RNA sequence: GCCUAGCUAGCUCAGUGGUAGAGCGCCGGUUUCAUACGCCGGAGGUCGGUGGUUCGAGUCCAUCGCUUGGCA
Repeated sequence: GCCUAGCUAGCUCAGUGGUAGAGCGCCGGUUUCAUACGCCGGAGGUCGGUGGUUCGAGUCCAUCGCUUGGCA
């Protein structure tokens, strides 16, 4: 330099163009003499940046950035 895959919550990851979710973690409650487990509830995201298409974009397109792998 060229090609490929990826970027979504603190972490690991879902998400068919129509209100962004799960598990773990965190906080509170319940339970216990106490802690842990269990159970109930809650907070936490400008979906990597910028543009474009569309009535509507996490999703489609372009470009830039970062990361993984491959070729030279």
Annotation: A computed fold for a 72-nucleotide RNA, annotated as transfer RNA. Rfam family: tRNA. Rfam classes the family as a transfer RNA. Model confidence (mean pLDDT): 84 of 100.